[in-house]
């Protein structure tokens, strides 16, 4: 340099045009002598960044950044 994959909540990941979600973690409450477990609830998001298409974009298109893998070149 080229090709491919990935980037969404603190972590691991769904969601492939129509109100952004789950599990775990965190916090509160219940239960318990207490802890764990369990149950109920609360909070938590610039969907990597910019632009475009569309009535409407996490989702489609273009550019770009980061990470991972592969290929190629090299004094």
């Nucleotide at each position: 340099g080229c090709c491919g994959a990935a980037g969404u909540a603190g972590c691991u990941c769904a969601g492939u045009g129509g109100c952004a979600g789950a599990g775990c973690a965190a916090c509160g409450c219940a239960c318990u002598c207490g802890u764990a477990a369990u149950g109920c609830g609360u909070a938590g998001g610039c969907c990597g960044g910019g632009g475009g298409u569309u009535c409407a974009a996490a989702u489609c298109c273009c550019c770009u950044c980061u990470u991972c893998g592969g290929c190629u070149c090299c004094a």

This is a predicted structure of a 75-nucleotide RNA (transfer RNA) from Firmicutes bacterium HGW-Firmicutes-14. Rfam family: tRNA. About the family: Transfer RNA (tRNA) molecules are approximately 80 nucleotides in length. Rfam classes the family as a transfer RNA. Its mean pLDDT, the model's own confidence on a scale to 100, is 81.